This is a predicted structure of a 476-nucleotide part of an RNA (small-subunit ribosomal RNA, 3' major domain) from Erythroxylum tenue. It matches the Rfam family "Bacterial small subunit ribosomal RNA".
Context: one part of a larger RNA
C1' cells in the first nucleotide's frame, strides 16, 4: 500500500422481504454436452457458453466426409508467343472437365502497331475458415450506469508513501455545503443529444371537416377551426409559500401547473480487473503445408439419438372451449414487389390484374373485449403430440431434409418434489399486429408496435454481490 476475514460501523441494490407469473413434472420446438458416425465442419463452457456467432443449412451457402478432376491455378501483377473476343454443333461424362467440328471479324492508328478479351508455356508467385486469441491491432463482454480513479504545487515522512479524496451533514451521485495542511485541476456523475408528454407560431397536399352548401362515399366546392404531419419558439429552475435544519446544503408538506423536484424511456460506460471471448468479420507477426492443409465438381453431412443439462412454445381447462354477430389500434413493408376487384375450390390456394416508387395504393383481417348459442366436470366439445390418405406451394430438384391445407387417427398431460428466476406502473401477467433476415421455409426465435390491466414494498434482523470508513493478520 492491497489483497481477504463464518471482525466491527455507516450506505444504498428486485438482494431480501410483501406481492405477482413462472421454470423444475407432461408433448414438442430449439441450442449445447456426450454418444454415434465415411462426416456428423468451426468456436463459445459459473454469473458473464447453451433460441450464442447464425436478420433464416434441401442445391448454393459449407468451412466436413465419399468420389471425380486439376496444378501459374477460382483471384491480382510483370514477360513471351499465337490468335480478336463473345458465339453455336456434336462425341463423352454424375457433374465438373475433356475432345473435335463449324461460324464471326469488331475499336484506335503516324500502317509500324495498339487496346480489350480469350489460350499456351516457363518462372516471379498467387491462394489456405491452416496452427497460435499466452505474439497483436481492432473490437466485444464483464464488474457497473457502480461512484469511483488520478495529477499540479505545496506540507508530512529516512522510504516505501501519506494529504487533498479522511471528518460533520447531504444526495441517484466524489451531488452539494460546512469544517480542515492544504490549494486548484483532469478522466468519470449530472447537463448538453434523441423519443414521449402540454401549449403556441407558422405550413396546409395525397392528411383533417365545425360552420356553408353536396354526394353511395369529405366525393365535389368551399374552409385553416379541430385532428394530424414537418419546422420553430415556451415551459420545470426546489422558482413561489410554510415546518425543519448550523442563518447551509438539502429534507419534508402545499399551491399554481400538462407535467415537480433527475418528469418517464433511451443513447451515453472514467481507470483498471478476468493473459475473459474473438486469427472464422476484418487486418497482422511468427510458424506450418504448396501435385496440396490451394481450387473446381457431384452426392452426403452440419438435421443421426440409449441418454443429461439450458431456453422457450403449447396445455392440463368453465376467469373456459366451440360457434353466429358487433365495437375499437399502433408502429412497419411494398416494383424482379404488395396486389385490390371480379371468379373458382371445404381449404391452402388457382385464373384475372385495377392501383400505386406509396399521408393518394396495397399488405389488412387486429385479437384480447362485448352480446347470444351450446357443452356441465368426463381425460370431456379440454389438450393437440403421433400417424394414415389426398390435394396445394416455393424451386433445377421437397428422399435423406420445408411450408402450409382438407378428412381421419387424438398421445402423455388433471397444475408439477428439492431447488430456482423475472418483476415495483401503463410495469407484471394477458391479446393480438408488423418488420429484417427470405426463392420457399422448420420462426414458438429475434426485433419493434398498441390494446387490456394488476397486487405488494411493514422495512433492512436475515441471503447475495457492491461502496466509504475503520481493525487485527498465516497473504503479496
Nucleotide at each position: 500500500u492491497g489483497a481477504a476475514g463464518g471482525g466491527g460501523g455507516c450506505c444504498g441494490g428486485c438482494a431480501c422481504a410483501a406481492g405477482c407469473g413462472g421454470u423444475g413434472g407432461a408433448g414438442c420446438a430449439u441450442g449445447u454436452g456426450g454418444u454415434u458416425u465415411a462426416a456428423u465442419u468451426c468456436g463459445a463452457u459459473g454469473c458473464a457458453a447453451a433460441g450464442c456467432g447464425a436478420a433464416g443449412a434441401a442445391c448454393c451457402u459449407u468451412a466436413c466426409c465419399a468420389g471425380g478432376g486439376c496444378u501459374u491455378g477460382a483471384c491480382a501483377u510483370g514477360c513471351c508467343a499465337c490468335a480478336a473476343a463473345u458465339c453455336c454443333u456434336c462425341u463423352u461424362g454424375a457433374a465438373a472437365g475433356a475432345g473435335a467440328g463449324g461460324g464471326g471479324u469488331g475499336c484506335c492508328u503516324u500502317c509500324g502497331g495498339g487496346a480489350a478479351c480469350a489460350u499456351g508455356a516457363a518462372c516471379a508467385u498467387a491462394g489456405u475458415u491452416g496452427g497460435u486469441a499466452u505474439a497483436u491491432g481492432g473490437u466485444u463482454g464483464u464488474u457497473g450506469u457502480c461512484a469511483g480513479c488520478u495529477c499540479a504545487u505545496g506540507c508530512c515522512g529516512u522510504a516505501a508513501g501519506g494529504u487533498g479524496u479522511u471528518g460533520g451533514g447531504u444526495u441517484a451521485a466524489g451531488u452539494c455545503c460546512c469544517g480542515u495542511a492544504a490549494u486548484g485541476a483532469g478522466c468519470g456523475c449530472a447537463a448538453c443529444c434523441c423519443u414521449c408528454a402540454u401549449g403556441u407560431u407558422u405550413a396546409g397536399u395525397u392528411g383533417c371537416c365545425a360552420c356553408c352548401a353536396u354526394u353511395g362515399a369529405g366525393u365535389u366546392u368551399g374552409g385553416a377551426a379541430c385532428c394530424u404531419u414537418g419546422a420553430g419558439c415556451a415551459g420545470a429552475u426546489u422558482g413561489c409559500c410554510a415546518u425543519u435544519g448550523a442563518u447551509a446544503a438539502g429534507c419534508c408538506g402545499g399551491a399554481g401547473g400538462a407535467a415537480g423536484g433527475u418528469g418517464a424511456g433511451g443513447a451515453u460506460g472514467a481507470u483498471g480487473u478476468c493473459a475473459a471471448g474473438u486469427c472464422a468479420u476484418c487486418a497482422u507477426g511468427c510458424c506450418c503445408g504448396u501435385u496440396a492443409u490451394a481450387c473446381c465438381c457431384u452426392u452426403g453431412g452440419c438435421g443421426a439419438c440409449a441418454c443429461a443439462c439450458g431456453u422457450g412454445c403449447u396445455a392440463c381447462a368453465a376467469u373456459g372451449a366451440c360457434u353466429a354477430g358487433g365495437a375499437u389500434a399502433a408502429a412497419g413493408g411494398g416494383u424482379c414487389a404488395c396486389a385490390a376487384u371480379c371468379u373458382u375450390g371445404c381449404g391452402a390456394g388457382g385464373g384475372u390484374g385495377a392501383g400505386c416508387u406509396a399521408a393518394c395504393u396495397u399488405u389488412a383481417a387486429a385479437a384480447u373485449c362485448c352480446u347470444g348459442u351450446c357443452c356441465u366436470c368426463g381425460g370431456u366439445u379440454c389438450g393437440g403430440g403421433u400417424u394414415g390418405c389426398a390435394g396445394g406451394c416455393u424451386g433445377c430438384a421437397a428422399c435423406u431434409c420445408g411450408c402450409a391445407u382438407g378428412c381421419a387417427u387424438g398421445a402423455a398431460g388433471c397444475c408439477g418434489a428439492a431447488a430456482u428466476c423475472a418483476c415495483u406502473a401503463g410495469u407484471a401477467a394477458u391479446c393480438g399486429u408488423c418488420g429484417g433476415u427470405c426463392a420457399u421455409c422448420c420462426a414458438u426465435a429475434c426485433a419493434a408496435c398498441u390494446a387490456u390491466a394488476a397486487a405488494u414494498u411493514c422495512g433492512c434482523u436475515c441471503u447475495c454481490g457492491g461502496g466509504c470508513c475503520u481493525u487485527g493478520u498465516a497473504c503479496a